[in-house]
This record gives sequence, structure tokens and C1' cells, in this order.
RNA sequence: GAGUCUAUAGCUCAAUGGUAGAGCAGCAGCCUGUUAAGCUGUUGGUUCAGGGUUCGAGUCCCUGUAGGCUCG
Repeated sequence: GAGUCUAUAGCUCAAUGGUAGAGCAGCAGCCUGUUAAGCUGUUGGUUCAGGGUUCGAGUCCCUGUAGGCUCG
């Protein structure tokens, strides 16, 4: 330099163009001699940045940024 993949909650990851979710973590409660474990509930989002298409974009298109892989 070329190609390709990835970027979403604190972490790991989902999400057919139509209300952004799960597990773990956090918080509160229950349970008990105490802690841990377990059970119940619950908080938490500028979906990497900027544009475009669309009635509607995490999703499609363009550009950029960061990272992984392959080739040179």
C1' cells in the first nucleotide's frame, strides 16, 4: 500500500429497516449465628465519528478513526 472483518450498558455478546436486549457485574430486598452461595426485584445506552437514503437506520450507502486477520 491492497483486501477483509470488527466497533452496541462497567465487561462478554445479541438484535428481519419498525419500542435497543441477555448473561456477568452494580444496587435493593429475602434467606442465616456471620460470610459466601441461592432466590426476587431493579439501575445503567449520544449503538466509534460525520454525512446520505428512507415515513422510519444499530441494521442499507459514502467518508473518516481505532483495532484484528490475510496478501504485498
A computed fold for a 72-nucleotide RNA from Colponema vietnamica, annotated as transfer RNA. Rfam family: tRNA. Rfam's curators write: Transfer RNA (tRNA) molecules are approximately 80 nucleotides in length. By type it is a transfer RNA. The coordinates come from a structure-prediction model, not an experiment, and the mean pLDDT is 81. The RNAcentral record of the sequence draws on ENA.